[in-house]
RNA sequence: CCGUGCUAGACGGGGAAUUAGCGGUGCCCUGUAACCUGCAAUCCGCUAUAGCAGGGUUGAAUUCCUGAGCAGAGGGGUUGCCUUGUAAGGACUGGCUUGAAUAAGUGGCAAAGAAGUUUGGGUCCUUCGCAAUGGGACAUCUUGAACCGUGUCAGGUCCGGAAGGAAGCAGCACUAAGAGAUUAAUCCCAUGUGACGAAGGAGAGCCUGAAUGGAGCUAACUGUUCAGGUAACGCUUGGAAGGUGAUGCUCGAAGCCAGGUGCACGG
Numbered sequence: 001c002c003g004u005g006c007u008a009g010a011c012g013g014g015g016a017a018u019u020a021g022c023g024g025u026g027c028c029c030u031g032u033a034a035c036c037u038g039c040a041a042u043c044c045g046c047u048a049u050a051g052c053a054g055g056g057u058u059g060a061a062u063u064c065c066u067g068a069g070c071a072g073a074g075g076g077g078u079u080g081c082c083u084u085g086u087a088a089g090g091a092c093u094g095g096c097u098u099g100a101a102u103a104a105g106u107g108g109c110a111a112a113g114a115a116g117u118u119u120g121g122g123u124c125c126u127u128c129g130c131a132a133u134g135g136g137a138c139a140u141c142u143u144g145a146a147c148c149g150u151g152u153c154a155g156g157u158c159c160g161g162a163a164g165g166a167a168g169c170a171g172c173a174c175u176a177a178g179a180g181a182u183u184a185a186u187c188c189c190a191u192g193u194g195a196c197g198a199a200g201g202a203g204a205g206c207c208u209g210a211a212u213g214g215a216g217c218u219a220a221c222u223g224u225u226c227a228g229g230u231a232a233c234g235c236u237u238g239g240a241a242g243g244u245g246a247u248g249c250u251c252g253a254a255g256c257c258a259g260g261u262g263c264a265c266g267g
Base pairs, nucleotide, nucleotide: 001267002266003265004264005263006262009058010057011056012030013029014028015027020047021046022045023044024043035055036054037053038052039051064260065259066258067257069256070255074251075250076249077247078246079245080244081243082242083241084240086238087237088236089235094233095230096229097228098227099226100225101224102223104222105221106220107218108217109216116212117211118210119209120208121207122206123205124201125200126199127198128197129196130194131193132191133190134189135188136187137186139182140181141180142179143178149174150173151172152171157166158165159164
């Protein structure tokens, strides 16, 4: 150096999470060549030699091992910006809104006279009067008494020898009490009717008349000031999710490069 056979080893790896730590199942990335079966997230199996049990393939090399070499998919951390939704805050904070004040602007009133001052009246309260309304009385008409009203009293009754007289029912007439109707005037009573008159009272406001005065008044809208109210619309703060950028931060696969690495037999 070659051939044959065996063994160590290999038959994925990584990230986050979990764990005292390691690995696995589960999630994600890479890759597509990443053995098979059983166990396993209320976990399963181990102990820095760190899955356990069983079976199979390959096998000392392009395939195994090492590199504080190159490389860099992807993940995590920090941070900036943006989006979504959420919690708190009205002592920061716009917007919205309430009250008070002001009088810069708009508007209204004003020399047919503002504000102010003085004065009269009404509105307000009480009383009285008047009217109205309601009721009653008076007046007129009608009706109206078996007997207890009047007049006249048929018939009949009584007294009387007679002449005559007496009482008196019905009827009729007139009336009393009562009932009904009526329209003017008058009288009485009542009223939560009217707003007319008189007197007194009250007097802040409103309306109105007069005198004086001689240029402002008003606060409806906008504005300004002060004092409040309102929390997802803007603002402040906290925390959550997603996207994107940065990072001499961190973990890191594939790949490339360099190096290392058995045993036995035979030639």
Description
Bacterial large signal recognition particle RNA from a Syntrophomonadaceae bacterium, 267 nucleotides, folded computationally. The sequence was found by an Rfam model in a public genome assembly. Taxonomically the source falls in Syntrophomonadaceae (Bacteria, Bacillota, Clostridia, Eubacteriales). Model confidence (mean pLDDT): 77 of 100. Its Rfam family is "Bacterial large signal recognition particle RNA". By type it is a non-coding RNA gene. Rfam links the family to the GO terms SRP-dependent cotranslational protein targeting to membrane, signal sequence recognition and signal recognition particle, plasma membrane targeting.